[in-house]
RNA sequence: GCUGAAAUAGCUCAGUUGGUAGAGCAGCUGUUUCGUAAUCAGCAGGUCGUAGGUUCGAAUCCUAUUUUCAGCA
Numbered sequence: 001g002c003u004g005a006a007a008u009a010g011c012u013c014a015g016u017u018g019g020u021a022g023a024g025c026a027g028c029u030g031u032u033u034c035g036u037a038a039u040c041a042g043c044a045g046g047u048c049g050u051a052g053g054u055u056c057g058a059a060u061c062c063u064a065u066u067u068u069c070a071g072c073a
Stems, first nucleotide, its partner, number of pairs: 001072007010025004019056001027043004049065005
């Protein structure tokens, strides 16, 4: 230099042909216990890497760009 993949909650990851984003763990509150842990119930937490475009509507499609990983030279 070229090609491909990945980027979504604090962490690990889903998201099935475009229809307003979820799980587990972690956190907080409550329940339970003599008490702690565990269990159970609930709550909070996200400009979906960034910027444009298409569309009534974009995490998803298109373009550019940043970072990381892999391969080729």
The prediction has a mean pLDDT of 81. This is a predicted structure of a 73-nucleotide RNA (transfer RNA) from an uncultured Bacilli bacterium. It matches the Rfam family "tRNA". It is annotated as a transfer RNA. Its family is annotated with triplet codon-amino acid adaptor activity in the Gene Ontology. It was read from a public genome assembly.